Predicted 3D model of RNase P RNA and transfer RNA as a complex of 432 nucleotides. The prediction has a mean pLDDT of 76. Rfam match: Bacterial RNase P class A. Rfam classes the family as a ribozyme.
[in-house]
RNA sequence: GAGAAGGCUGGACGGUCGCCGGCCAUGGCAACGUGGCGGGAGGAAAGUCCGGGCUCCACAGGGCAGGGUGCUGGGUAAUCCCCAGGGGGGGCAACCCCACGGAAAGUGCCACAGAGAACAGACCGCCGCUCGCGAGAGCGGCAAGGGUGAAACGGUGAGGUAAGAGCUCACCAGCGACGCGGGUGACUGCGCCGCUCGGCAAACCCCACCCGGAGCAAGGCCGAAUAGGAGAGCAAUCGGGUCGCCCGCCCGUGGCUCUCGGGUCAGCCGCUGGAGACGCCGGGCAACCGGCGUCCUAGAGAAAUGAUCGUCGCCCGGGCGCAAGCCCGGGACACAGAACCCGGCUUACAGGCCUUCUC
RNA sequence: GCCGGAGUAGCUCAGCUGGUAGAGCAGCUGAUUUGUAAUCAGCUGGUCGGGGGUUCGAUUCCCUUCUCCGGCU
Numbered sequence: 001g002a003g004a005a006g007g008c009u010g011g012a013c014g015g016u017c018g019c020c021g022g023c024c025a026u027g028g029c030a031a032c033g034u035g036g037c038g039g040g041a042g043g044a045a046a047g048u049c050c051g052g053g054c055u056c057c058a059c060a061g062g063g064c065a066g067g068g069u070g071c072u073g074g075g076u077a078a079u080c081c082c083c084a085g086g087g088g089g090g091g092c093a094a095c096c097c098c099a100c101g102g103a104a105a106g107u108g109c110c111a112c113a114g115a116g117a118a119c120a121g122a123c124c125g126c127c128g129c130u131c132g133c134g135a136g137a138g139c140g141g142c143a144a145g146g147g148u149g150a151a152a153c154g155g156u157g158a159g160g161u162a163a164g165a166g167c168u169c170a171c172c173a174g175c176g177a178c179g180c181g182g183g184u185g186a187c188u189g190c191g192c193c194g195c196u197c198g199g200c201a202a203a204c205c206c207c208a209c210c211c212g213g214a215g216c217a218a219g220g221c222c223g224a225a226u227a228g229g230a231g232a233g234c235a236a237u238c239g240g241g242u243c244g245c246c247c248g249c250c251c252g253u254g255g256c257u258c259u260c261g262g263g264u265c266a267g268c269c270g271c272u273g274g275a276g277a278c279g280c281c282g283g284g285c286a287a288c289c290g291g292c293g294u295c296c297u298a299g300a301g302a303a304a305u306g307a308u309c310g311u312c313g314c315c316c317g318g319g320c321g322c323a324a325g326c327c328c329g330g331g332a333c334a335c336a337g338a339a340c341c342c343g344g345c346u347u348a349c350a351g352g353c354c355u356u357c358u359c
Numbered sequence: 360g361c362c363g364g365a366g367u368a369g370c371u372c373a374g375c376u377g378g379u380a381g382a383g384c385a386g387c388u389g390a391u392u393u394g395u396a397a398u399c400a401g402c403u404g405g406u407c408g409g410g411g412g413u414u415c416g417a418u419u420c421c422c423u424u425c426u427c428c429g430g431c432u
Base pairs, nucleotide, nucleotide: 001359002358003357004356005355006354007353008352009351011312012311013310014309015308016307017306019040020039022037023036024035025034026033027032042335046346047345049344050343051342052341053340054215055214056213057212061247062246063245064244066211067210068209069208070207071085072084073083074082075081086100087098088097089096090095101206102205106204107203108200109199110198123146124145125142126141127140128139129138130137131136154172155171156170157169158168159167173196174195175194176193178191179190180189181188182187219269220268221267229260230259231258232257233256234255238252239251240250241249276295277294278293279292280291281290282289283288314331315330316329317328318327319326320325360431361430362429363428364427365426366425369384370383371382372381378415386402387401388400389399390398408424409423410422411421412420
């Protein structure tokens, strides 16, 4: 100098004026007012792309259909996430990337070009025979070379032949079966035998595993007034219900019995203390797990967390100075804004800082 | 907040199982007419919303992202 990997930060302090909750005191019958104390956005709060908690439908059930995932082992509440490893690819390297099961189960597709596109085929070509003065033509053999294409039915060499060809042999490559060894496993090393069987499964499909549906606008509680119904139990039919179908289950109408409270809006709960954060110790390569200690950190039903000034810091321009730096003027500063809560992924992001490593 | 749907020419839309993108209107040129309209003939016009992947090849298949529209108290 050029890079690679990982992590942190996302202006600070103070004054003034406000905004949204909570607690306390006080005035008031109450609504509410006044005063004080304390709290008030993020690494992504975002996209809603995955997974879970929670709630209701049945306690979440069975079958079909449908959807998802796809090397191995582990982590976790769970995952399309994370960690470690295997295999493949890229880079000089640090390191990065991979939807990475099955194409010798089946079906299907492979446009154009090309002779031929899948147990193929002969345009040019090579060789033999016949005809012909010759150029060449006909018949037959071949698939080495040329040509087409994204892809042409192993590669190199030798033998062989009229010319050739895994036709034969040696070596190499790939695939498969078997045996022995290593590994929990993916896989891998060696030996031996056989084969040369194109690609696409983010085409249908097969195999293995997983998935019930809806979502806090889920769901629950309730005063007064008004109305006269409301709830529970029982057996059967019918109807309905949360995905699509069948079964199953549940609920309802009407019937009988019993009880006296029930529904909607407003209001209240759900509502934030949790798979929580930080520190130390221990286990593990790691993800992560366990133990102990400390701390409490927004919870309003359309939505507060702001504005302004000063100082410092940051950036830009100018001046002085050898330099460190000083002075003056200007900029207000990235992406963005909680709405039930968590774990991930992805995307956006001005500027600054740190650690390790490679050439 | 939650749940769905759609982006293709200037506008409105096709394009089912991948094979190189069309139709109508609009625009331009020519013919016809004294001239215009209508009509006829021809032509132009496309990052298939953006990026990446699978494949020989993507509007189509997959992932991600942007924009727009609709429904639910």